[in-house]
RNA sequence: UACUGAAAAUGGCAAAACCAUCGAAAGAUGGUGACGCAAAGUUUCCGGUCUACGGGAUUAAUCCUAUGAUAGCGGGGCUGCCAGU
Numbered sequence: 001u002a003c004u005g006a007a008a009a010u011g012g013c014a015a016a017a018c019c020a021u022c023g024a025a026a027g028a029u030g031g032u033g034a035c036g037c038a039a040a041g042u043u044u045c046c047g048g049u050c051u052a053c054g055g056g057a058u059u060a061a062u063c064c065u066a067u068g069a070u071a072g073c074g075g076g077g078c079u080g081c082c083a084g085u
Stems, first nucleotide, its partner, number of pairs: 002085004012037002017032006035072001041078003045075003048070003054065004
């Protein structure tokens, strides 16, 4: 440096739910809490998925649309502990 993660060791993160706040919503943040995770560290570059304030279509019902969200949906970029080869 590359690969692997069976068994160890130090540890790390924190699902759902509840409370508070923000947001049009999806969802996010903080606290409690652990479903799980060897990158569940970080980053929207690519795809997927979710939402539709706003914009457009529509007699209406409703439909379309991301500049929004999801990194714990995959892929990619950057970084990293331990052990083994």

c-di-GMP-I riboswitch aptamer from Vibrio ziniensis, 85 nucleotides, folded computationally. Rfam family: c-di-GMP-I riboswitch aptamer. Rfam links the family to the GO term cyclic-di-GMP binding. Clan: c-di-GMP_I riboswitch clan. The coordinates come from a structure-prediction model, not an experiment, and the mean pLDDT is 88. RNAcentral holds the sequence, with entries from Rfam.